[in-house]
A computed fold for a 75-nucleotide RNA from a Nitrosomonadales bacterium, annotated as transfer RNA. The RNAcentral record of the sequence draws on ENA. NCBI's taxonomy places the organism under Bacteria, Pseudomonadati, Pseudomonadota, Betaproteobacteria, Nitrosomonadales. Its Rfam family is "tRNA".

RNA sequence: ACCCUCGUAGUUCAACGGAUAGAACAAGAGUUUCCUAAACUCUAGAUACAAGUUCGAUUCUUGUCGGGGGUACCA
Repeated sequence: ACCCUCGUAGUUCAACGGAUAGAACAAGAGUUUCCUAAACUCUAGAUACAAGUUCGAUUCUUGUCGGGGGUACCA
RNA backbone atom coordinates (compact mmCIF):
# COMPACT_ATOMS: atom_id res chain seq x y z
P A A 1 -0.86 3.84 3.55
O5' A A 1 -0.92 2.82 2.31
C5' A A 1 -0.67 3.35 1.01
C4' A A 1 -0.69 2.24 0.00
C3' A A 1 -1.92 1.37 0.00
O3' A A 1 -2.97 1.93 -0.76
C1' A A 1 0.00 0.00 0.00
P C A 2 -4.48 1.69 -0.30
O5' C A 2 -4.78 0.22 -0.80
C5' C A 2 -4.74 -0.11 -2.19
C4' C A 2 -4.83 -1.60 -2.39
C3' C A 2 -6.01 -2.28 -1.74
O3' C A 2 -7.21 -2.15 -2.47
C1' C A 2 -4.06 -3.52 -1.28
P C A 3 -8.60 -2.19 -1.75
O5' C A 3 -8.78 -3.70 -1.32
C5' C A 3 -8.87 -4.72 -2.30
C4' C A 3 -8.91 -6.08 -1.67
C3' C A 3 -9.95 -6.31 -0.60
O3' C A 3 -11.25 -6.55 -1.13
C1' C A 3 -7.89 -7.14 0.15
P C A 4 -12.53 -6.13 -0.31
O5' C A 4 -12.58 -7.21 0.86
C5' C A 4 -12.74 -8.58 0.57
C4' C A 4 -12.60 -9.44 1.81
C3' C A 4 -13.49 -9.05 2.98
O3' C A 4 -14.82 -9.53 2.83
C1' C A 4 -11.31 -9.43 3.77
P U A 5 -16.02 -8.73 3.41
O5' U A 5 -15.86 -8.87 4.97
C5' U A 5 -15.94 -10.16 5.59
C4' U A 5 -15.52 -10.07 7.05
C3' U A 5 -16.26 -9.07 7.90
O3' U A 5 -17.53 -9.53 8.33
C1' U A 5 -13.95 -8.89 8.30
P C A 6 -18.69 -8.47 8.53
O5' C A 6 -18.36 -7.85 9.96
C5' C A 6 -18.38 -8.67 11.12
C4' C A 6 -17.70 -7.97 12.28
C3' C A 6 -18.32 -6.65 12.74
O3' C A 6 -19.45 -6.82 13.54
C1' C A 6 -15.96 -6.43 12.61
P G A 7 -20.59 -5.67 13.57
O5' G A 7 -19.88 -4.51 14.39
C5' G A 7 -19.40 -4.76 15.71
C4' G A 7 -18.75 -3.50 16.30
C3' G A 7 -19.69 -2.33 16.51
O3' G A 7 -19.35 -1.66 17.72
C1' G A 7 -17.90 -1.67 15.15
P U A 8 -20.11 -2.05 19.02
O5' U A 8 -21.64 -1.75 18.67
C5' U A 8 -22.07 -0.42 18.42
C4' U A 8 -23.52 -0.26 18.75
C3' U A 8 -23.92 -0.69 20.15
O3' U A 8 -23.64 0.32 21.11
C1' U A 8 -25.45 -1.60 18.60
P A A 9 -22.88 -0.07 22.42
O5' A A 9 -24.06 -0.32 23.45
C5' A A 9 -23.79 -0.55 24.84
C4' A A 9 -24.63 0.38 25.68
C3' A A 9 -24.41 0.21 27.19
O3' A A 9 -24.50 1.49 27.79
C1' A A 9 -26.68 -0.21 26.66
P G A 10 -23.08 2.34 27.88
O5' G A 10 -22.17 1.39 28.77
C5' G A 10 -20.83 1.81 29.12
C4' G A 10 -20.22 0.75 30.03
C3' G A 10 -20.12 -0.63 29.40
O3' G A 10 -18.90 -0.79 28.67
C1' G A 10 -21.15 -0.78 31.52
P U A 11 -18.95 -1.63 27.25
O5' U A 11 -19.04 -3.15 27.73
C5' U A 11 -17.98 -3.75 28.45
C4' U A 11 -18.33 -5.19 28.80
C3' U A 11 -18.77 -6.05 27.61
O3' U A 11 -17.68 -6.58 26.89
C1' U A 11 -20.30 -6.30 29.40
P U A 12 -17.86 -6.95 25.33
O5' U A 12 -18.84 -8.20 25.33
C5' U A 12 -18.43 -9.43 25.90
C4' U A 12 -19.55 -10.46 25.82
C3' U A 12 -20.18 -10.65 24.45
O3' U A 12 -19.40 -11.48 23.61
C1' U A 12 -21.87 -10.45 26.08
P C A 13 -19.59 -11.31 21.99
O5' C A 13 -21.13 -10.98 21.85
C5' C A 13 -21.82 -11.34 20.68
C4' C A 13 -23.22 -11.78 21.03
C3' C A 13 -24.27 -11.52 19.94
O3' C A 13 -24.25 -12.53 18.93
C1' C A 13 -25.11 -10.82 22.04
P A A 14 -24.88 -12.16 17.50
O5' A A 14 -26.44 -12.22 17.78
C5' A A 14 -27.30 -11.30 17.19
C4' A A 14 -28.70 -11.50 17.72
C3' A A 14 -29.78 -10.93 16.80
O3' A A 14 -30.11 -11.83 15.78
C1' A A 14 -30.12 -10.14 19.00
P A A 15 -29.99 -11.38 14.24
O5' A A 15 -31.14 -10.28 14.10
C5' A A 15 -32.48 -10.59 14.41
C4' A A 15 -33.30 -9.34 14.47
C3' A A 15 -33.11 -8.35 13.34
O3' A A 15 -33.80 -8.73 12.16
C1' A A 15 -33.04 -7.20 15.39
P C A 16 -32.89 -9.44 11.08
O5' C A 16 -33.45 -9.35 9.61
C5' C A 16 -32.75 -10.14 8.64
C4' C A 16 -33.44 -10.07 7.30
C3' C A 16 -33.95 -8.73 6.82
O3' C A 16 -33.62 -8.59 5.44
C1' C A 16 -35.65 -10.36 6.64
P G A 17 -32.61 -7.51 5.05
O5' G A 17 -33.38 -6.27 5.62
C5' G A 17 -33.55 -5.08 4.84
C4' G A 17 -34.38 -4.11 5.62
C3' G A 17 -35.88 -4.39 5.57
O3' G A 17 -36.47 -3.77 6.70
C1' G A 17 -35.46 -2.40 4.44
P G A 18 -37.35 -4.72 7.67
O5' G A 18 -38.45 -3.70 8.19
C5' G A 18 -38.07 -2.51 8.89
C4' G A 18 -39.28 -1.73 9.28
C3' G A 18 -40.41 -2.51 9.91
O3' G A 18 -41.08 -1.70 10.87
C1' G A 18 -41.18 -1.51 7.92
P A A 19 -40.39 -1.63 12.27
O5' A A 19 -41.54 -0.89 13.09
C5' A A 19 -42.11 0.31 12.58
C4' A A 19 -43.32 0.69 13.38
C3' A A 19 -43.11 0.63 14.90
O3' A A 19 -43.89 1.65 15.51
C1' A A 19 -44.78 -0.92 14.28
P U A 20 -43.24 3.08 15.72
O5' U A 20 -42.22 2.86 16.94
C5' U A 20 -41.34 3.94 17.30
C4' U A 20 -40.77 3.71 18.67
C3' U A 20 -39.94 2.44 18.83
O3' U A 20 -38.89 2.69 19.77
C1' U A 20 -41.75 2.40 20.34
P A A 21 -37.40 2.83 19.20
O5' A A 21 -36.76 1.37 19.43
C5' A A 21 -37.26 0.23 18.76
C4' A A 21 -36.25 -0.88 18.75
C3' A A 21 -35.66 -1.24 20.11
O3' A A 21 -36.48 -2.11 20.84
C1' A A 21 -33.92 -1.01 18.53
P G A 22 -37.46 -1.60 21.97
O5' G A 22 -37.81 -2.91 22.80
C5' G A 22 -36.86 -3.45 23.73
C4' G A 22 -36.56 -4.90 23.39
C3' G A 22 -35.81 -5.65 24.48
O3' G A 22 -36.68 -6.12 25.48
C1' G A 22 -34.74 -6.00 22.40
P A A 23 -36.14 -6.19 26.98
O5' A A 23 -35.28 -7.52 26.99
C5' A A 23 -35.84 -8.77 26.59
C4' A A 23 -34.79 -9.85 26.54
C3' A A 23 -33.91 -9.97 27.79
O3' A A 23 -34.54 -10.67 28.83
C1' A A 23 -32.57 -10.06 25.85
P A A 24 -34.21 -10.29 30.33
O5' A A 24 -32.78 -10.95 30.62
C5' A A 24 -32.61 -12.35 30.50
C4' A A 24 -31.15 -12.70 30.51
C3' A A 24 -30.34 -12.11 31.66
O3' A A 24 -30.47 -12.84 32.86
C1' A A 24 -29.20 -11.74 29.63
P C A 25 -30.57 -12.05 34.23
O5' C A 25 -29.08 -11.55 34.47
C5' C A 25 -28.04 -12.48 34.68
C4' C A 25 -26.68 -11.85 34.48
C3' C A 25 -26.35 -10.65 35.35
O3' C A 25 -25.99 -11.00 36.68
C1' C A 25 -25.72 -10.20 33.14
P A A 26 -26.38 -10.00 37.86
O5' A A 26 -25.59 -8.65 37.52
C5' A A 26 -24.19 -8.58 37.68
C4' A A 26 -23.64 -7.25 37.18
C3' A A 26 -24.17 -6.02 37.89
O3' A A 26 -23.54 -5.78 39.15
C1' A A 26 -24.22 -5.66 35.57
P A A 27 -24.43 -5.12 40.32
O5' A A 27 -24.77 -3.66 39.79
C5' A A 27 -23.75 -2.70 39.58
C4' A A 27 -24.34 -1.35 39.18
C3' A A 27 -25.42 -0.81 40.09
O3' A A 27 -24.89 -0.17 41.23
C1' A A 27 -26.11 -0.62 37.84
P G A 28 -25.72 -0.29 42.61
O5' G A 28 -26.96 0.68 42.40
C5' G A 28 -26.79 2.06 42.21
C4' G A 28 -28.11 2.75 41.93
C3' G A 28 -29.24 2.41 42.89
O3' G A 28 -29.16 3.14 44.12
C1' G A 28 -30.02 2.25 40.69
P A A 29 -29.79 2.48 45.43
O5' A A 29 -31.36 2.52 45.21
C5' A A 29 -32.04 3.76 45.13
C4' A A 29 -33.51 3.57 44.82
C3' A A 29 -34.27 2.63 45.75
O3' A A 29 -34.63 3.22 46.98
C1' A A 29 -34.80 2.11 43.51
P G A 30 -34.76 2.29 48.24
O5' G A 30 -36.10 1.46 47.97
C5' G A 30 -37.35 2.13 47.90
C4' G A 30 -38.44 1.21 47.39
C3' G A 30 -38.76 0.00 48.25
O3' G A 30 -39.58 0.31 49.36
C1' G A 30 -38.59 -0.68 46.00
P U A 31 -39.51 -0.56 50.65
O5' U A 31 -40.17 -1.94 50.25
C5' U A 31 -41.55 -2.00 49.91
C4' U A 31 -41.96 -3.42 49.56
C3' U A 31 -41.62 -4.46 50.60
O3' U A 31 -42.58 -4.53 51.65
C1' U A 31 -40.99 -5.25 48.47
P U A 32 -42.06 -4.73 53.13
O5' U A 32 -41.44 -6.18 53.12
C5' U A 32 -42.26 -7.31 52.86
C4' U A 32 -41.41 -8.55 52.69
C3' U A 32 -40.44 -8.83 53.82
O3' U A 32 -41.07 -9.48 54.92
C1' U A 32 -39.34 -9.06 51.74
P U A 33 -40.79 -8.96 56.41
O5' U A 33 -39.29 -9.41 56.67
C5' U A 33 -38.92 -10.75 56.67
C4' U A 33 -37.43 -10.92 56.81
C3' U A 33 -36.80 -10.10 57.93
O3' U A 33 -36.95 -10.74 59.19
C1' U A 33 -35.52 -9.89 55.96
P C A 34 -37.46 -9.87 60.45
O5' C A 34 -36.26 -8.86 60.68
C5' C A 34 -36.43 -7.71 61.54
C4' C A 34 -35.09 -7.16 61.96
C3' C A 34 -34.08 -6.97 60.84
O3' C A 34 -34.28 -5.74 60.18
C1' C A 34 -33.05 -8.12 62.63
P C A 35 -34.13 -5.70 58.55
O5' C A 35 -32.56 -5.90 58.32
C5' C A 35 -31.66 -4.89 58.73
C4' C A 35 -30.22 -5.34 58.51
C3' C A 35 -29.89 -5.84 57.11
O3' C A 35 -29.66 -4.78 56.20
C1' C A 35 -29.02 -7.32 58.72
P U A 36 -30.03 -5.04 54.63
O5' U A 36 -29.00 -6.12 54.14
C5' U A 36 -27.62 -5.81 54.04
C4' U A 36 -26.79 -7.03 53.76
C3' U A 36 -27.11 -7.80 52.50
O3' U A 36 -26.60 -7.20 51.32
C1' U A 36 -26.81 -9.31 54.28
P A A 37 -27.48 -7.34 49.94
O5' A A 37 -27.39 -8.89 49.62
C5' A A 37 -26.15 -9.48 49.23
C4' A A 37 -26.26 -10.99 49.19
C3' A A 37 -27.28 -11.55 48.21
O3' A A 37 -26.79 -11.61 46.89
C1' A A 37 -27.52 -12.60 50.31
P A A 38 -27.80 -11.32 45.64
O5' A A 38 -28.85 -12.51 45.70
C5' A A 38 -28.43 -13.84 45.46
C4' A A 38 -29.53 -14.82 45.78
C3' A A 38 -30.85 -14.57 45.04
O3' A A 38 -30.84 -15.14 43.73
C1' A A 38 -31.27 -14.85 47.33
P A A 39 -31.58 -14.37 42.52
O5' A A 39 -33.13 -14.44 42.91
C5' A A 39 -33.79 -15.68 43.00
C4' A A 39 -35.19 -15.51 43.54
C3' A A 39 -36.03 -14.47 42.82
O3' A A 39 -36.62 -14.99 41.64
C1' A A 39 -36.15 -14.11 45.14
P C A 40 -36.74 -14.07 40.29
O5' C A 40 -37.94 -13.09 40.64
C5' C A 40 -39.22 -13.59 40.93
C4' C A 40 -40.11 -12.51 41.52
C3' C A 40 -40.19 -11.21 40.73
O3' C A 40 -41.06 -11.31 39.62
C1' C A 40 -39.83 -10.72 43.00
P U A 41 -40.73 -10.44 38.29
O5' U A 41 -41.09 -8.97 38.74
C5' U A 41 -42.43 -8.66 39.09
C4' U A 41 -42.54 -7.22 39.60
C3' U A 41 -41.95 -6.15 38.70
O3' U A 41 -42.80 -5.81 37.63
C1' U A 41 -41.26 -5.77 40.93
P C A 42 -42.14 -5.32 36.20
O5' C A 42 -41.61 -3.87 36.57
C5' C A 42 -42.51 -2.83 36.90
C4' C A 42 -41.79 -1.64 37.51
C3' C A 42 -40.81 -0.92 36.60
O3' C A 42 -41.45 -0.05 35.68
C1' C A 42 -39.83 -1.25 38.72
P U A 43 -40.71 0.32 34.30
O5' U A 43 -39.48 1.23 34.77
C5' U A 43 -39.71 2.48 35.39
C4' U A 43 -38.41 3.14 35.77
C3' U A 43 -37.44 3.36 34.61
O3' U A 43 -37.77 4.51 33.87
C1' U A 43 -36.28 2.46 36.49
P A A 44 -37.42 4.51 32.25
O5' A A 44 -35.86 4.90 32.25
C5' A A 44 -35.41 6.11 32.85
C4' A A 44 -33.91 6.09 33.00
C3' A A 44 -33.13 5.80 31.73
O3' A A 44 -32.97 6.93 30.93
C1' A A 44 -32.29 4.48 33.49
P G A 45 -32.96 6.77 29.31
O5' G A 45 -31.59 6.02 29.03
C5' G A 45 -30.35 6.63 29.36
C4' G A 45 -29.24 5.61 29.27
C3' G A 45 -29.11 4.90 27.93
O3' G A 45 -28.42 5.68 26.98
C1' G A 45 -29.00 3.32 29.69
P A A 46 -29.11 6.07 25.58
O5' A A 46 -28.26 5.23 24.54
C5' A A 46 -26.84 5.38 24.46
C4' A A 46 -26.23 4.29 23.63
C3' A A 46 -26.62 4.31 22.15
O3' A A 46 -25.81 5.23 21.42
C1' A A 46 -26.83 2.12 23.01
P U A 47 -26.46 6.07 20.19
O5' U A 47 -26.77 4.98 19.08
C5' U A 47 -25.97 4.90 17.88
C4' U A 47 -25.55 3.46 17.64
C3' U A 47 -24.99 3.22 16.25
O3' U A 47 -23.97 2.19 16.34
C1' U A 47 -26.84 1.85 16.59
P A A 48 -22.80 2.06 15.28
O5' A A 48 -21.89 3.31 15.60
C5' A A 48 -21.41 3.56 16.94
C4' A A 48 -20.29 4.54 16.94
C3' A A 48 -20.50 5.72 16.00
O3' A A 48 -21.25 6.75 16.61
C1' A A 48 -18.38 4.77 15.64
P C A 49 -22.34 7.54 15.71
O5' C A 49 -21.44 8.49 14.81
C5' C A 49 -20.55 9.42 15.43
C4' C A 49 -19.73 10.13 14.38
C3' C A 49 -20.51 10.67 13.18
O3' C A 49 -21.16 11.89 13.44
C1' C A 49 -18.59 9.53 12.42
P A A 50 -22.54 12.24 12.71
O5' A A 50 -22.08 12.51 11.21
C5' A A 50 -21.13 13.53 10.93
C4' A A 50 -20.80 13.56 9.46
C3' A A 50 -22.00 13.48 8.52
O3' A A 50 -22.67 14.71 8.41
C1' A A 50 -20.28 12.05 7.75
P A A 51 -24.08 14.78 7.63
O5' A A 51 -23.67 14.73 6.09
C5' A A 51 -24.57 14.30 5.13
C4' A A 51 -23.88 13.86 3.86
C3' A A 51 -24.75 13.13 2.88
O3' A A 51 -25.47 14.04 2.06
C1' A A 51 -22.84 11.84 3.23
P G A 52 -27.04 13.83 1.89
O5' G A 52 -27.14 12.62 0.86
C5' G A 52 -26.42 12.67 -0.37
C4' G A 52 -26.32 11.32 -1.01
C3' G A 52 -27.62 10.59 -1.24
O3' G A 52 -28.32 11.09 -2.39
C1' G A 52 -26.05 9.10 -0.36
P U A 53 -29.89 11.04 -2.43
O5' U A 53 -30.21 9.49 -2.62
C5' U A 53 -29.77 8.79 -3.77
C4' U A 53 -30.18 7.34 -3.72
C3' U A 53 -31.64 7.10 -3.38
O3' U A 53 -32.48 7.23 -4.52
C1' U A 53 -30.28 5.68 -2.09
P U A 54 -33.85 8.11 -4.41
O5' U A 54 -34.74 7.20 -3.44
C5' U A 54 -35.07 5.88 -3.80
C4' U A 54 -35.70 5.14 -2.65
C3' U A 54 -36.82 5.87 -1.94
O3' U A 54 -38.05 5.78 -2.66
C1' U A 54 -35.34 4.94 -0.34
P C A 55 -38.95 7.10 -2.82
O5' C A 55 -39.42 7.38 -1.33
C5' C A 55 -40.18 8.57 -1.01
C4' C A 55 -40.87 8.41 0.31
C3' C A 55 -39.99 7.88 1.41
O3' C A 55 -39.22 8.90 2.04
C1' C A 55 -42.00 6.66 1.37
P G A 56 -37.65 8.59 2.34
O5' G A 56 -37.75 7.50 3.48
C5' G A 56 -38.30 7.83 4.77
C4' G A 56 -38.46 6.59 5.61
C3' G A 56 -37.20 5.78 5.85
O3' G A 56 -36.42 6.32 6.90
C1' G A 56 -38.95 4.32 5.24
P A A 57 -34.81 6.30 6.72
O5' A A 57 -34.35 4.79 6.83
C5' A A 57 -34.67 4.04 8.02
C4' A A 57 -33.51 3.11 8.36
C3' A A 57 -32.22 3.83 8.77
O3' A A 57 -31.53 3.01 9.72
C1' A A 57 -31.80 2.55 6.87
P U A 58 -31.65 3.42 11.25
O5' U A 58 -30.74 2.30 11.96
C5' U A 58 -29.39 2.56 12.20
C4' U A 58 -28.59 1.28 12.25
C3' U A 58 -28.47 0.53 10.93
O3' U A 58 -27.41 1.03 10.16
C1' U A 58 -29.05 -0.99 12.68
P U A 59 -27.61 1.13 8.54
O5' U A 59 -27.86 -0.37 8.08
C5' U A 59 -26.84 -1.35 8.28
C4' U A 59 -27.36 -2.72 7.93
C3' U A 59 -27.69 -2.93 6.45
O3' U A 59 -27.33 -4.24 6.06
C1' U A 59 -29.62 -3.32 7.77
P C A 60 -26.00 -4.40 5.14
O5' C A 60 -26.40 -3.61 3.80
C5' C A 60 -27.07 -4.26 2.73
C4' C A 60 -27.22 -3.35 1.54
C3' C A 60 -26.03 -2.44 1.25
O3' C A 60 -25.00 -3.14 0.53
C1' C A 60 -27.99 -1.18 1.15
P U A 61 -23.45 -2.69 0.73
O5' U A 61 -23.37 -1.30 -0.05
C5' U A 61 -23.55 -1.27 -1.47
C4' U A 61 -23.33 0.14 -1.99
C3' U A 61 -22.07 0.83 -1.51
O3' U A 61 -20.92 0.43 -2.25
C1' U A 61 -23.89 2.30 -1.27
P U A 62 -19.45 0.40 -1.54
O5' U A 62 -19.07 1.93 -1.41
C5' U A 62 -18.92 2.73 -2.56
C4' U A 62 -18.69 4.18 -2.20
C3' U A 62 -17.61 4.44 -1.16
O3' U A 62 -16.30 4.38 -1.70
C1' U A 62 -19.51 5.72 -0.65
P G A 63 -15.12 3.86 -0.76
O5' G A 63 -14.80 5.11 0.16
C5' G A 63 -14.37 6.33 -0.42
C4' G A 63 -14.46 7.48 0.57
C3' G A 63 -13.70 7.28 1.88
O3' G A 63 -12.31 7.55 1.75
C1' G A 63 -15.86 8.10 2.34
P U A 64 -11.29 6.74 2.71
O5' U A 64 -11.54 7.41 4.13
C5' U A 64 -11.28 8.79 4.34
C4' U A 64 -11.70 9.23 5.72
C3' U A 64 -11.11 8.44 6.88
O3' U A 64 -9.78 8.83 7.20
C1' U A 64 -13.42 8.73 7.23
P C A 65 -8.79 7.75 7.79
O5' C A 65 -9.37 7.49 9.23
C5' C A 65 -9.44 8.52 10.20
C4' C A 65 -10.12 8.04 11.46
C3' C A 65 -9.59 6.75 12.05
O3' C A 65 -8.38 6.92 12.77
C1' C A 65 -11.94 6.69 12.04
P G A 66 -7.32 5.71 12.75
O5' G A 66 -7.99 4.61 13.67
C5' G A 66 -8.24 4.88 15.04
C4' G A 66 -9.08 3.79 15.68
C3' G A 66 -8.60 2.36 15.51
O3' G A 66 -7.52 2.03 16.37
C1' G A 66 -10.90 2.44 15.08
P G A 67 -6.50 0.85 15.90
O5' G A 67 -7.34 -0.50 16.16
C5' G A 67 -7.77 -0.83 17.47
C4' G A 67 -8.53 -2.13 17.48
C3' G A 67 -7.89 -3.32 16.78
O3' G A 67 -6.85 -3.91 17.54
C1' G A 67 -10.15 -3.22 16.19
P G A 68 -5.61 -4.64 16.71
O5' G A 68 -6.29 -5.91 16.03
C5' G A 68 -6.82 -6.95 16.83
C4' G A 68 -7.49 -8.00 15.99
C3' G A 68 -6.66 -8.61 14.88
O3' G A 68 -5.74 -9.59 15.33
C1' G A 68 -8.78 -8.08 14.04
P G A 69 -4.37 -9.81 14.50
O5' G A 69 -4.82 -10.51 13.13
C5' G A 69 -5.40 -11.80 13.16
C4' G A 69 -5.92 -12.19 11.80
C3' G A 69 -4.89 -12.20 10.66
O3' G A 69 -4.05 -13.33 10.67
C1' G A 69 -6.87 -11.15 9.94
P G A 70 -2.57 -13.22 10.02
O5' G A 70 -2.81 -13.13 8.44
C5' G A 70 -3.40 -14.22 7.76
C4' G A 70 -3.73 -13.84 6.33
C3' G A 70 -2.56 -13.40 5.47
O3' G A 70 -1.79 -14.48 4.98
C1' G A 70 -4.37 -11.93 5.16
P U A 71 -0.22 -14.27 4.61
O5' U A 71 -0.24 -13.37 3.29
C5' U A 71 -0.82 -13.87 2.10
C4' U A 71 -0.86 -12.81 1.03
C3' U A 71 0.46 -12.14 0.69
O3' U A 71 1.31 -12.93 -0.15
C1' U A 71 -1.21 -10.50 0.91
P A A 72 2.88 -12.75 -0.03
O5' A A 72 3.14 -11.26 -0.55
C5' A A 72 2.91 -10.94 -1.91
C4' A A 72 2.90 -9.44 -2.12
C3' A A 72 4.24 -8.74 -1.93
O3' A A 72 5.10 -8.88 -3.04
C1' A A 72 2.54 -7.49 -0.88
P C A 73 6.72 -8.82 -2.81
O5' C A 73 6.99 -7.29 -2.42
C5' C A 73 6.61 -6.25 -3.32
C4' C A 73 6.75 -4.89 -2.66
C3' C A 73 8.16 -4.54 -2.25
O3' C A 73 8.90 -4.00 -3.36
C1' C A 73 6.67 -4.05 -0.48
P C A 74 9.98 -4.91 -4.12
O5' C A 74 11.27 -3.99 -4.03
C5' C A 74 11.13 -2.56 -3.97
C4' C A 74 12.02 -1.99 -2.91
C3' C A 74 13.48 -2.43 -2.99
O3' C A 74 14.20 -1.66 -3.93
C1' C A 74 12.68 -2.60 -0.75
P A A 75 15.06 -2.41 -5.03
O5' A A 75 16.51 -2.52 -4.34
C5' A A 75 17.05 -1.38 -3.68
C4' A A 75 17.99 -1.81 -2.60
C3' A A 75 19.10 -2.77 -3.03
O3' A A 75 20.20 -2.07 -3.63
C1' A A 75 18.09 -3.57 -1.07